This is a predicted structure of a 328-nucleotide RNA (Bacterial RNase P class A).
It was read from a public genome assembly, where an Rfam model found it.
Its mean pLDDT, the model's own confidence on a scale to 100, is 77.
Its Rfam family is "Bacterial RNase P class A". It is annotated as a ribozyme. Gene Ontology terms of the family: dimeric ribonuclease P complex, tRNA processing and ribonuclease P activity.
RNA sequence: CACGCAGGCCGAAAGGCCGCGGAUGAGGAAAGUCCGGGCUCCACAGGGCAGGGAUAACGGGUAACGCCCGCCGAGGGUGACCUCAGGACAAGUGCAACAGAGAUAUACCGCCCGGGUUUUCCCGGGUAAGGCUGAAAAGGUGGGGUAAGAGCCCACCCGGCCCAUGGUAACAUGGGUUUUACGAUGUAAACUCUAUCCCGGAGCAACGCCGUGGAGGGACAUGCGAUCUGCCCGAUCGUCCCGAGGAGGCGGCUUGAUCCCACGAGCAAUCGCGGGGCUAGAUAGAUGGCUGUCAAGACAGAACCCGGCUUAUAGACCCGUGUCGUAA
Numbered sequence: 001c002a003c004g005c006a007g008g009c010c011g012a013a014a015g016g017c018c019g020c021g022g023a024u025g026a027g028g029a030a031a032g033u034c035c036g037g038g039c040u041c042c043a044c045a046g047g048g049c050a051g052g053g054a055u056a057a058c059g060g061g062u063a064a065c066g067c068c069c070g071c072c073g074a075g076g077g078u079g080a081c082c083u084c085a086g087g088a089c090a091a092g093u094g095c096a097a098c099a100g101a102g103a104u105a106u107a108c109c110g111c112c113c114g115g116g117u118u119u120u121c122c123c124g125g126g127u128a129a130g131g132c133u134g135a136a137a138a139g140g141u142g143g144g145g146u147a148a149g150a151g152c153c154c155a156c157c158c159g160g161c162c163c164a165u166g167g168u169a170a171c172a173u174g175g176g177u178u179u180u181a182c183g184a185u186g187u188a189a190a191c192u193c194u195a196u197c198c199c200g201g202a203g204c205a206a207c208g209c210c211g212u213g214g215a216g217g218g219a220c221a222u223g224c225g226a227u228c229u230g231c232c233c234g235a236u237c238g239u240c241c242c243g244a245g246g247a248g249g250c251g252g253c254u255u256g257a258u259c260c261c262a263c264g265a266g267c268a269a270u271c272g273c274g275g276g277g278c279u280a281g282a283u284a285g286a287u288g289g290c291u292g293u294c295a296a297g298a299c300a301g302a303a304c305c306c307g308g309c310u311u312a313u314a315g316a317c318c319c320g321u322g323u324c325g326u327a328a
Base pairs, nucleotide, nucleotide: 001021003019008017009016010015027299031310032309034308035307036306037305038304039203040202041201042200051199052198053197054196055195056194058070059069060068061067072086073084074083075082076081087193088192092191093190094187095186096185108131109130110127111126112125113124114123115122116121139157140156141155142154143153144152158183159178160177161176162175163174164173165172166171207251208250209249210248216242217241218240223239224238225237226236227235228234258277259276260275261274263272264271265270
């Protein structure tokens, strides 16, 4: 799931169990609960501002993402490959201890010139190439020049800016230009700014339904029943109707942004068309008990359902190294 039974058992009921036949039955991570959703309910007219949060080279994929794929740049590695909190310091505000002469600035040592002194050393001027300190000191190397030096000048580079070519783009290649603001450090994983996106709340213990009782409420002719020693009167309770939550039962509950095969598009992630499949739905919470043999035995058991990431671990493939063997 289908059939049978209309009988038995559990239950107050709703409902469930039992017979026979068939089919099926824990992962690739079921873990973490770090992201993104589907779904359900409540609230909300929509938009804007403020506020909060996330992401950050470029392009693509996806329902979406902080995920995946490709590719650029920087860095690491012998390599297979790996890492990046990859926008902005010229919007603003900060921080950089100590050391050191000096951290938007400077002259301690040193070098050169003049004077005094004439071993030493002192005074004045020039210098920022060399040295010290530091994470970082006003681009680098070579040459010229100078009293000694300095992008002071030249050549080649680095960085910035502009142009051309290639590329969807990040960017690459080539050419030109630039030297105290058109060349003055680092830090935004400092506050911040920019761009894009999200932001009402809760969550399957959401939510819905059923039956039996029932807190409580209503109605009532004073009808009927019971109780108050017997009778009358009277009183109380029940009989009638509604009935939240809890407990119980059922649904939600597994056909889904799903799986497999083939073809096509694409470097890929992925997508399209066609065909085929249904593969857990428990709730006292599923893989039983006994016996024998063999093999493997890592991490490890769904609870509404998916897409990821992270962690644990078995196997396969690639790189490197050691040992043994080999013609290989």